[in-house]
A computed fold for a 96-nucleotide RNA from Paraurantiacibacter namhicola, annotated as Glycine riboswitch aptamer. Its mean pLDDT, the model's own confidence on a scale to 100, is 77. Lineage of the source: Bacteria > Pseudomonadota > Alphaproteobacteria > Erythrobacteraceae > Paraurantiacibacter.
RNA sequence: GGGCGCGCCACGGGAGAGUGCGGGGCCUGCAAUGGCUUCGCCGCCGAAGGAGCAACCGCCCCGGAAUCUCUCAGGCCAAAGGACCGCGGCGCGAAU
Numbered sequence: 001g002g003g004c005g006c007g008c009c010a011c012g013g014g015a016g017a018g019u020g021c022g023g024g025g026c027c028u029g030c031a032a033u034g035g036c037u038u039c040g041c042c043g044c045c046g047a048a049g050g051a052g053c054a055a056c057c058g059c060c061c062c063g064g065a066a067u068c069u070c071u072c073a074g075g076c077c078a079a080a081g082g083a084c085c086g087c088g089g090c091g092c093g094a095a096u
Stems, first nucleotide, its partner, number of pairs: 004093006011086003018042001020041008043076003049072001050070003056064002
């Protein structure tokens, strides 16, 4: 110096599923049928996080792990969030 891996930051992309039913509170208003919020019930989604492991890796035991499985958590108009991908910057690590 180049490449690789990891972390953080900026930018771009980024799916699914209820504007469900009932009750309470607050706001605007002459008046809620409008808006916000909360509780309960029913239905649903998987791509924050979490958990699981047939194949696979690991000789075996133990163990590891996905965008698979579960749905605890989270979410179900939009917005926000969002695994992951691309690009740039910074830092760290191992090898050459």